[in-house]
RNA sequence: GCAAACCCGUCGAAAGACGGUGACGCAGAGCUACGGGACUACCGCGACUGAAAUCGCCACGUCCGCCGAGCCGCCA
Repeated sequence: GCAAACCCGUCGAAAGACGGUGACGCAGAGCUACGGGACUACCGCGACUGAAAUCGCCACGUCCGCCGAGCCGCCA
């Protein structure tokens, strides 16, 4: 210097993000979803149904505080 969980508010279909509160941790807990991994499933597709509900699949969504890679740095 940053700020996990919990709680409150806003956004979102969700995962989650942002703000407040708060410190579990971090000496790159800065940036980039590039490789792997994890989470979610609105839409779409399929199953089922009289219809709905329900179930399955799917990333184009999310996570850099899961690991690696790349970029740019601070202090001693």
The prediction has a mean pLDDT of 86. The RNA shown here (c-di-GMP-I riboswitch aptamer) has 76 nucleotides and comes from a soil metagenome. The RNAcentral record of the sequence draws on MGnify. Rfam family: c-di-GMP-I riboswitch aptamer. Rfam links the family to the GO term cyclic-di-GMP binding.